Notes
The RNA shown here (transfer RNA) has 71 nucleotides and comes from a Candidatus Kaiserbacteria bacterium.
RNA sequence: UACCGGAUCGUCUAAUGGUAGGACACUUGGUUUUGGUCCAAGUAAUCGGGGUUCGAGUCCCUGUCCGGUAG
Numbered sequence: 001u002a003c004c005g006g007a008u009c010g011u012c013u014a015a016u017g018g019u020a021g022g023a024c025a026c027u028u029g030g031u032u033u034u035g036g037u038c039c040a041a042g043u044a045a046u047c048g049g050g051g052u053u054c055g056a057g058u059c060c061c062u063g064u065c066c067g068g069u070a071g
Base pairs, nucleotide, nucleotide: 001070002069003068004067005066006065007064010024011023012022013021018054026042027041028040029039030038047063048062049061050060051059
């Protein structure tokens, strides 16, 4: 420099263009003499900008960052 892939709760990971879910963690409550385990509930995310569409995490353009391949 060219090409390819990726970016989603604090972390990991799902999501045929149609309510953004799950696990762990965290908070609260229950259980327990206490802690842990277990049970219930809750908080919490789509990398930035623009476009297409009735509707975009998903499709298109562009930027940033990360990874890979070639030289």
It matches the Rfam family "tRNA". By type it is a transfer RNA.